[in-house]
Transfer RNA from a Planctomycetota bacterium, 72 nucleotides, folded computationally.

């Protein structure tokens, strides 16, 4: 420089136009003589940032940051 991808919770990750799931960790409670497992529940994501189409955007454009890769 030219193309393809990725970016959603403290970490991992589904979601493909209609209220954002799970796992792991956390915080409470159970169980136990205690701790670990295990059970049971609770809380955390305005979705990397702008704008645009839509009645309605994580979702579809469009511009940026930032990592990743392929080609020169």
């Nucleotide at each position: 420089a030219g193309c393809g991808g990725a970016a959603u919770a403290g970490c991992c990750a589904a979601g493909c136009g209609g209220c954002a799931a799970g796992g792991c960790g956390u915080c409470a409670g159970g169980c136990u003589c205690a701790u670990a497992a295990c059970c049971u529940g609770a809380a955390g994501a305005u979705c990397a940032g702008a704008g645009g189409u839509u009645c309605g955007a994580c979702u579809c454009c469009u511009c940026u940051u930032u990592c990743c890769g392929c080609u020169a």

The organism belongs to Planctomycetota, within Bacteria. Its Rfam family is "tRNA". The family's RNA type in Rfam is transfer RNA.